[in-house]
RNA sequence: GACUUAUCCAGAGUGACGGAGGGAACGGCCCUAAGAUGUCACCACAACCACCAGUAGUUGAUUGUGCGUCAACACAAAAUAUCACUGGCAGGUGCGAAUUCCGGGCGAGAGGCAAUAAUGCUGUCUCGCUGAAGAUAAGAG
Numbered sequence: 001g002a003c004u005u006a007u008c009c010a011g012a013g014u015g016a017c018g019g020a021g022g023g024a025a026c027g028g029c030c031c032u033a034a035g036a037u038g039u040c041a042c043c044a045c046a047a048c049c050a051c052c053a054g055u056a057g058u059u060g061a062u063u064g065u066g067c068g069u070c071a072a073c074a075c076a077a078a079a080u081a082u083c084a085c086u087g088g089c090a091g092g093u094g095c096g097a098a099u100u101c102c103g104g105g106c107g108a109g110a111g112g113c114a115a116u117a118a119u120g121c122u123g124u125c126u127c128g129c130u131g132a133a134g135a136u137a138a139g140a141g
Stems, first nucleotide, its partner, number of pairs: 003139006013042005021031003026103003043096001045094001048092002051088005057082002062077005100133001104130007111122004
């Protein structure tokens, strides 16, 4: 790099270096010498994975009782495993302009325009479903 799954309308900046483009790509629209993009330091933000605690479900080794003994059965408790949720922590990542800055398709509603009407159209807005590309995490190979 390619593959699988999940998420992407929340959140969070100062300083130093450096000196021209940057926001992935195309279009738009923005950021930028009042110094961007980037690198480094510190500080934050978040909570995917790991870890800890709790609750509920499933599992059910084992134990007890029914039953004097054994087995079966029934009931009760229950180690372990697993799954879901909640809370905590901050070890592995991530991240601190704009919803992934906006954008494709289908459907519904509102507005607007055309038309007598049925209806049609849409450089506008809202909602639902869905796609492509991308980013991040976890996994698999």
Predicted 3D model of a 141-nucleotide RNA (SAM riboswitch aptamer (S box leader)) from an uncultured Armatimonadetes bacterium.